[in-house]
Context: one part of a larger RNA
RNA sequence: UGACGGGGGCCCGCACAAGCGGUGGAGCAUGUGGAUUAAUUCGAUGCAACGCGAAGAACCUUACCUGGGCUCGAAGUGUACCGGACAGUCUGUGAAAGCAGAUCUUCCGCAAGGACUGGUACAUAGGUGCUGCAUGGCUGUCGUCAGCUCGUGUCGUGAGAUGUUGGGUUAAGUCCCGCAACGAGCGCAACCCUUAUCUUUAGUUGCUACCGGGUAAUGCCGGGCACUCUAAAGAGACUGCCUACGCAAGUAGAGAGGAAGGCGGGGAUGACGUCAAGUCCUCAUGGCCCUUACGUCCAGGGCUUCACACGUGCUACAAUGGUAACUACAAAGGGCAGCAAGACCGUAAGGUGGAGCAAAUCCCAAAAAAGUUAUCUCAGUUCGGAUUGAGGUCUGCAACCCGACCUCAUGAAGCUGGAAUCGCUAGUAAUCGUGGAUCAGAACGCCACGGUGAAUACGUUCCCGGGCCUUGUACA
Numbered sequence: 001u002g003a004c005g006g007g008g009g010c011c012c013g014c015a016c017a018a019g020c021g022g023u024g025g026a027g028c029a030u031g032u033g034g035a036u037u038a039a040u041u042c043g044a045u046g047c048a049a050c051g052c053g054a055a056g057a058a059c060c061u062u063a064c065c066u067g068g069g070c071u072c073g074a075a076g077u078g079u080a081c082c083g084g085a086c087a088g089u090c091u092g093u094g095a096a097a098g099c100a101g102a103u104c105u106u107c108c109g110c111a112a113g114g115a116c117u118g119g120u121a122c123a124u125a126g127g128u129g130c131u132g133c134a135u136g137g138c139u140g141u142c143g144u145c146a147g148c149u150c151g152u153g154u155c156g157u158g159a160g161a162u163g164u165u166g167g168g169u170u171a172a173g174u175c176c177c178g179c180a181a182c183g184a185g186c187g188c189a190a191c192c193c194u195u196a197u198c199u200u201u202a203g204u205u206g207c208u209a210c211c212g213g214g215u216a217a218u219g220c221c222g223g224g225c226a227c228u229c230u231a232a233a234g235a236g237a238c239u240g241c242c243u244a245c246g247c248a249a250g251u252a253g254a255g256a257g258g259a260a261g262g263c264g265g266g267g268a269u270g271a272c273g274u275c276a277a278g279u280c281c282u283c284a285u286g287g288c289c290c291u292u293a294c295g296u297c298c299a300g301g302g303c304u305u306c307a308c309a310c311g312u313g314c315u316a317c318a319a320u321g322g323u324a325a326c327u328a329c330a331a332a333g334g335g336c337a338g339c340a341a342g343a344c345c346g347u348a349a350g351g352u353g354g355a356g357c358a359a360a361u362c363c364c365a366a367a368a369a370a371g372u373u374a375u376c377u378c379a380g381u382u383c384g385g386a387u388u389g390a391g392g393u394c395u396g397c398a399a400c401c402c403g404a405c406c407u408c409a410u411g412a413a414g415c416u417g418g419a420a421u422c423g424c425u426a427g428u429a430a431u432c433g434u435g436g437a438u439c440a441g442a443a444c445g446c447c448a449c450g451g452u453g454a455a456u457a458c459g460u461u462c463c464c465g466g467g468c469c470u471u472g473u474a475c476a
Stems, first nucleotide, its partner, number of pairs: 001476002003473003007470007015460002019424005026315008034306002042053002064301007077123008088103006106115003126290002129288003135284002137279003140275001142273001147186006153162003166177003192267004197235007206225002210223004238261001241255001242253004317417001321376006333364003338357002343352003383414001388409007430452007
């Protein structure tokens, strides 16, 4: 100087407390361990692995296993030699890959030769093989915590100290005051995006107050751009004003004004460093290893197994509910190998057909919870939907292993969950639906969007994590 302490002081955080809803019990989905297996490819392992890499394993993917093949090789470059076409088509064999055979067969140039292409040979390729403890790059974490340092000066023999400590204040090493310090840098804040209000500009594909036309009805049509909206430029918030306290910084006020008030809400943004943290299977790369195989092609299988254990979710156990009918109100997205309306067929999944739309124009598209009416009347039920049987639909060469969906039948566990444990402070939790990426098909996951919309916070004694000062130490 640090680190540590079941030392002290001060302070903060959904850390506790106060509340609301869960997990842990059930069924299912999904990941992991373990077991099994010819193989169940590999990685990730306290927080910070376990709906993680994987924004999507029937084949492919695919790295694994079994079997069948190839060996300059699946792709690329160079040199030399041989050939003229290669490709395609056909035949045999085969599960395919492959192997064997047949057929067909170049261009430019006078020529030499060149272009293109096949074969052979060589240099080489290839490796998701090992080492993340040889590395780059990228990422997680402490932590959006308020810290981490430097120059000069001063003090100390020195390691170092000072500054950065102290008194206040702040979300903040934020600012003020003081001070042997004076300044500065990386962080904080601000600058950026979005959202909340207004103005101006613009007015189609958006809008419709007013005028006119038309319809069973609808901005449907002609005017119109007021309004909504769209999308560009501005305004606006700064403790600026008032009062109280204070030297100041600042704090307090159901203060004024204002759409918004003291960082207005949200996002992006992650200092010096820590964990030899993670990744050699994104990529790059040193070293080591394989080279008729640890490379590569193909078929089938596996990654989907199942006594069990754990994590993360979904659906429930019901009446604040289930069922049936009717009736409202979104936002944000996507669409040409695409989205697909009206119509018709089918109980339905879906099919036929195809208007319109490269989309503020058309479509996906029905928002759902909510509301109104009826019914069920506390039961393993008109709750719950697992499982299983049968019949279908769709995608796709192909749904046996191993897809999703529909209909009929079946109707399991489950009556609110032990010890323990998680999230959340406001348009949040809870609850309700909608869209998207990936994608032929295949979400209860992920990412985004809006609708309805709470309770509680006395406080900092305690648990956890962190910051500053100080103290002890046989630790570095």
The part of an RNA shown here (small-subunit ribosomal RNA, 3' major domain) has 476 nucleotides and comes from a wastewater metagenome. Its mean pLDDT, the model's own confidence on a scale to 100, is 83. The full RNA is in RNAcentral, with records from SILVA.